[in-house]
The RNA shown here (FMN riboswitch aptamer (RFN element)) has 156 nucleotides and comes from Ideonella dechloratans. Its mean pLDDT, the model's own confidence on a scale to 100, is 76. The RNAcentral record of the sequence draws on Rfam. Rfam family: FMN riboswitch aptamer (RFN element). Its family is annotated with FMN binding in the Gene Ontology.
RNA sequence: CAGCGUUCUCAGGGCGGGGUGGAAUUCCCCACCGGCGGUAUCCGUGCCUGUCACGGGAGCCCGCGAGCGCCCCGUGGCUCACCAUGGCCGCGGGGGUCAGCAGACCUGGUGAGAGGCCAGGGCCGACGGUCACAGUCCGGAUGAAAGAGACCGCAU
Numbered sequence: 001c002a003g004c005g006u007u008c009u010c011a012g013g014g015c016g017g018g019g020u021g022g023a024a025u026u027c028c029c030c031a032c033c034g035g036c037g038g039u040a041u042c043c044g045u046g047c048c049u050g051u052c053a054c055g056g057g058a059g060c061c062c063g064c065g066a067g068c069g070c071c072c073c074g075u076g077g078c079u080c081a082c083c084a085u086g087g088c089c090g091c092g093g094g095g096g097u098c099a100g101c102a103g104a105c106c107u108g109g110u111g112a113g114a115g116g117c118c119a120g121g122g123c124c125g126a127c128g129g130u131c132a133c134a135g136u137c138c139g140g141a142u143g144a145a146a147g148a149g150a151c152c153g154c155a156u
Stems, first nucleotide, its partner, number of pairs: 003154003007150004016030004031136002033125002035064004042056005047050001059123002067101002069098001070095010105121005127139003
C1' cells in the first nucleotide's frame, strides 16, 4: 500500500411572482431542485512532459438506493346456520429484484472518436394525505439506505 472483519460517525434539494376559483405552494403561465458508485474528447495541480499521476466533473450513458408492488410468516374484521378451506378488507414483521411500477435527450458545433465538452431546444421525478390533480406542502421518517469516512483488530 491493497485485502478481510468489529465498532462508531455521516449520508437529499426545491413554489418566489402572477392567473382562475368558494377552495389550489396540487390546475394554468413564469420560476426552482437534482441522492450514491462507475465511465470521461472537460477543468485544475504536479512532475520523471506521458496513451503520466492526483483532485474535481452526467437528473435523462451503465448500475445502485429508499418507496410502492410481489413473495413468506403472524394477526384482526367481514363473508358462512356452524367448523374447515377459500375469498375480500386491514395491521405488524421479514425477504430484497425477484416478474413489475420505473423514469427521462435530441439538434448543431468541435474532434480521429461525443452518452459525459460547448451552444441551443426538450424531457423526467415513489407511496399515502389534501375543500381540486403535488418532484417542491403534510405524513410514514428523530426511520431505512446506495455509499463515504474514522478508529481498532487479523493475515500477507